This is a predicted structure of a 521-nucleotide part of an RNA (small-subunit ribosomal RNA, 5' domain) from an uncultured bacterium.
Rfam family: Bacterial small subunit ribosomal RNA. Its family is annotated with structural constituent of ribosome and ribosome in the Gene Ontology.

Context: one part of a larger RNA
RNA sequence: GGAUGAACGCUAGCGGCAGGCCUAAUACAUGCAAGUCGGACGGUAGUCUCCCUUCGGGGGGAUGAGAGUGGCGCACGGGUGCGUAACGCGUAUGCAACCUGCCUUUUACAGGGGGAUAGCUCCCGGAAACGGGAAUUAAUACCCCAUGUUGCGGAUCUUCGGCAUCGUGGAUCCGCCAAAGCCCUCGGGCGGUAAAAGAUGGGCAUGCGUAGGAUUAGCUAGUUGGCGGUGUAACGGACCACCAAGGCGGUGAUCCUUAGGGGUUCUGAGAGGAAGGUCCCCCACACUGGCACUGAGACACGGGCCAGACUCCUACGGGAGGCAGCAGUAGGGAAUAUUGGGCAAUGGGCGAGGGCCUGACCCAGCCAUGCCGCGUGCAGGAAGACGGCGUUCUGCGUUGUAAACUGCUUUUACCUGGGAAGAAAAGGCCACUGCGGUGGACAUUGCCGGUACCAGGUGAAUAAGCACCGGCUAACUCCGUGCCAGCAGCCGCGGUAAUACGGAGGGUGCAAGCGUUGUCC
Numbered sequence: 001g002g003a004u005g006a007a008c009g010c011u012a013g014c015g016g017c018a019g020g021c022c023u024a025a026u027a028c029a030u031g032c033a034a035g036u037c038g039g040a041c042g043g044u045a046g047u048c049u050c051c052c053u054u055c056g057g058g059g060g061g062a063u064g065a066g067a068g069u070g071g072c073g074c075a076c077g078g079g080u081g082c083g084u085a086a087c088g089c090g091u092a093u094g095c096a097a098c099c100u101g102c103c104u105u106u107u108a109c110a111g112g113g114g115g116a117u118a119g120c121u122c123c124c125g126g127a128a129a130c131g132g133g134a135a136u137u138a139a140u141a142c143c144c145c146a147u148g149u150u151g152c153g154g155a156u157c158u159u160c161g162g163c164a165u166c167g168u169g170g171a172u173c174c175g176c177c178a179a180a181g182c183c184c185u186c187g188g189g190c191g192g193u194a195a196a197a198g199a200u201g202g203g204c205a206u207g208c209g210u211a212g213g214a215u216u217a218g219c220u221a222g223u224u225g226g227c228g229g230u231g232u233a234a235c236g237g238a239c240c241a242c243c244a245a246g247g248c249g250g251u252g253a254u255c256c257u258u259a260g261g262g263g264u265u266c267u268g269a270g271a272g273g274a275a276g277g278u279c280c281c282c283c284a285c286a287c288u289g290g291c292a293c294u295g296a297g298a299c300a301c302g303g304g305c306c307a308g309a310c311u312c313c314u315a316c317g318g319g320a321g322g323c324a325g326c327a328g329u330a331g332g333g334a335a336u337a338u339u340g341g342g343c344a345a346u347g348g349g350c351g352a353g354g355g356c357c358u359g360a361c362c363c364a365g366c367c368a369u370g371c372c373g374c375g376u377g378c379a380g381g382a383a384g385a386c387g388g389c390g391u392u393c394u395g396c397g398u399u400g401u402a403a404a405c406u407g408c409u410u411u412u413a414c415c416u417g418g419g420a421a422g423a424a425a426a427g428g429c430c431a432c433u434g435c436g437g438u439g440g441a442c443a444u445u446g447c448c449g450g451u452a453c454c455a456g457g458u459g460a461a462u463a464a465g466c467a468c469c470g471g472c473u474a475a476c477u478c479c480g481u482g483c484c485a486g487c488a489g490c491c492g493c494g495g496u497a498a499u500a501c502g503g504a505g506g507g508u509g510c511a512a513g514c515g516u517u518g519u520c521c
Stems, first nucleotide, its partner, number of pairs: 001521004006517005013374006019367002021332001026330003030327003035072003040069002046063007079285003088210008098202002103198007111145004121134005151176008160167002181190003211257003218248003223245004228240003260282004264275004287308005310321004338364001340363003346360001347358004377408004387399005413458006422448001429440004465510005470491003476505005486493002
């Protein structure tokens, strides 16, 4: 000098864009953050209405809340950096050792049957959380049979190829496994099952790279390898039985400390050094530890079980909870924001769709935290005014064209008026089309926001500080003080004329900032 997720002191007019718990992965009150589908299913409170009525009520129709079965989603999105020195990450490869819901393409199929169960009703237990029993009912829930390949398992023959195991194509035979309906304008649409391929997303393995310490030199028993199994989507001591005795290490094993990694960021002429906050990718974690279930996918932040610590409720028998989601609270700290608005846009989930949900996101609020931009006026004006300060003191110098005064301008400010882009549509209508879809006209949809912006009016009006002035280093005098009080980044100043302390006048440098401190180059 540059940089900063900064803090502190003094000061402060505005806007745009960005950023904002670096500390206690401490504890959390409250609200919200993941639902959706009635075009899968049984059914239905309430409301409106019609009929009957013994006036208690009963039946039908329309609309339809909440709950339940079922499907898809909840593995995404969002947070944090505890752990991890590791194939975790980066890069380059491999899988003749693998999986992949939704999506795309293609082929084939969807025949028949059955038994339950939640809900509802009734009964019972419990303070609650919740639970038990009886009767009854539906499905795209569940089960059985059939059909069935290019699928799966096995056998035989065979082509071509390779990278050890083997891969690939063909033929024959045996065995095994499917399915679901809903809507409809009757044209069809949305779904279902099996299979092949693609795309996407993942899994596993390998080469190389990846902090410090030798005041850590030896480490290792599933350890290293083999055979056979178990398990998995899949290879593998991953796991198990048996057999052998291996394997790693001065090219740093093992141990200890520290640490999420990268794209990138800062600095530097570069080489290099340092950092990994915001944004993007990967990983890990979700009170602590362990475990599996469901599922295409989890060993699952707002799912489950067990144990532990903590908090809360209790009728003392027993229960409930997990903000490292968005706000917010307490605590810690030098220090870091609103318990805001909206789904209008983008994106996501579900749905045929209308739509619903979305603290993702888009916006607004707070903070000079940073970067950038703008303003605080411009021109004229010498009696070089008053005042201040200095002085060699009737005087002169300086503050200083500075002020006053005259003219001008109006960014900004305030007032008045106008006023956006961000919105594309989708849907419904008409026409065409075998479907998909295409074209046309019309209408609707904006949180921000009456904001940005534009025009007019008023009037210099609303707006300057901070640090420094001995040398390094731009900027000097007076007074006070007297090794005191104090300054100080280094050298060093101060003991009676201090350009170095404190004040004043003047000056220098930056400027809505300026200094100080911390950290990096």
Model confidence (mean pLDDT): 86 of 100.